Annotation:
Model confidence (mean pLDDT): 77 of 100. A computed fold for a 380-nucleotide RNA from Coprothermobacter sp., annotated as Bacterial RNase P class A. Of the family's consensus pairs, 98% are formed in the model.
RNA sequence: AAGAGUAGACGAGGCAGCCGCAACCAAAAGGUUGAGGAAAGUCCGAGCUCCACAGAGCAGGAUGCUGGGUAACACCCAGUGAGGGCGACCUCAAGGAGAGUGCCACAGAAAACAGACCACCCACCCAAAUACUUGGGUAGGUAAGGGUGAAAAGGUGGGGUAAGAGCCCACCGCAGCACUGGCGACAGUGCUGGCACGGUAAACCCCAUCCGGAGCAAGGCCAAGCAGCCAGCUGUGACCCUGCUCGGCGAGCUGGCGGGUAGGCCGCUGGAGCUUGUUGGCAACAGCAAGCCAAGAUAAAUGGUUGCCACCUACCAGGACCUUUGAAGGCAACGCGGUUUUGGUGGGAACAGAACUCGGCUUACCGUCUACUCGUAGUU
Numbered sequence: 001a002a003g004a005g006u007a008g009a010c011g012a013g014g015c016a017g018c019c020g021c022a023a024c025c026a027a028a029a030g031g032u033u034g035a036g037g038a039a040a041g042u043c044c045g046a047g048c049u050c051c052a053c054a055g056a057g058c059a060g061g062a063u064g065c066u067g068g069g070u071a072a073c074a075c076c077c078a079g080u081g082a083g084g085g086c087g088a089c090c091u092c093a094a095g096g097a098g099a100g101u102g103c104c105a106c107a108g109a110a111a112a113c114a115g116a117c118c119a120c121c122c123a124c125c126c127a128a129a130u131a132c133u134u135g136g137g138u139a140g141g142u143a144a145g146g147g148u149g150a151a152a153a154g155g156u157g158g159g160g161u162a163a164g165a166g167c168c169c170a171c172c173g174c175a176g177c178a179c180u181g182g183c184g185a186c187a188g189u190g191c192u193g194g195c196a197c198g199g200u201a202a203a204c205c206c207c208a209u210c211c212g213g214a215g216c217a218a219g220g221c222c223a224a225g226c227a228g229c230c231a232g233c234u235g236u237g238a239c240c241c242u243g244c245u246c247g248g249c250g251a252g253c254u255g256g257c258g259g260g261u262a263g264g265c266c267g268c269u270g271g272a273g274c275u276u277g278u279u280g281g282c283a284a285c286a287g288c289a290a291g292c293c294a295a296g297a298u299a300a301a302u303g304g305u306u307g308c309c310a311c312c313u314a315c316c317a318g319g320a321c322c323u324u325u326g327a328a329g330g331c332a333a334c335g336c337g338g339u340u341u342u343g344g345u346g347g348g349a350a351c352a353g354a355a356c357u358c359g360g361c362u363u364a365c366c367g368u369c370u371a372c373u374c375g376u377a378g379u380u
Base pairs, nucleotide, nucleotide: 001376003374004373005372006371007370008369009368010367011366013309014308015307016306017305018304019303021034022033023032024031025030036351040362041361043360044359045358046357047356048215049214050213051212055246056245057244058243060211061210062209063208064207065079066078067077068076069075080094081092082091083090084089095206096205100204101203102200103199104198117146118145119142120141121140123138124137125136126135127134128133154172155171156170157169158168159167173195174193175192176191177190178189179188180187181186219266220265221264222263228257229256230255231254232253233252240248241247273292274291275290276289277288278287279286280285311348312347313346314345315344316343317342318341319340320339321338322337324335
């Protein structure tokens, strides 16, 4: 100097005036407050409400390395293992393939009870050749070499063999056992064994752990108003809990035709809340103390306008500094380029708006700034 990685903050906003909205306070004047980091998705988890007096089993679903955090979670933190990257770091649907079933297209000789296409070796026969040897056929041996493939009966090296092969040996890998370290997942060391019948479970499945259902259009209260009729089921227990069974509760339930109402209030914002400090903890987070209260709309408020300031960018003008080029050396000025600063003019700013609330995840997205870390090039 440019680049890369990780974490975070801020803003298109601030100040002031005028006009205009909503909630709360006030007798009034007036005062206070008033969309987001994602308010989006409706994907998880809850608070809350009802079923409901509240169970058991099956089905179904979710999670899936270990340890912590949390109200809880599929979330967060720390770690282990595997993979990617020179690295800082990033990613993981990370239990089981000897419980069983299925699948591995095409290519290839053969894809798991899985092999002989090319090839290598040996015996016999035929042909050629002075010979070394070459070609073909028959019957055997091999799976080391080559080819196919995503993957081919552990890998490298040596010995051995007719040629080969864990056939044997060394190292690596794999399996088992022991010891050491760790809460643990695991790691390290040593010993033993020639050890191997591949992969795939985001295939079915098995194992472990967990899970009632529905949802603010939940659910309550008040006011007003009308008009019932028909059919079916039902204490030999309907409806409901509930997808099914047991069980429970318990008197109305379902359908059709017809009539009335669709208004107001609550739920609706004081919370697993926020800020600061301190203690513990690697951290997520937890304890303690003090302080604060920051939208509650309901056809849906939170806006419009003027001025100044602030951010980014282009151009013009000026100042300061640096660098570079030019016949040898040096200096100065000018020109090109860069950094910074002052002024003027013009332009610009993404994704996007609460609707019961909260903890997360995912997706969308412009610009500026800060901190730490990594590698590269140059200089001292």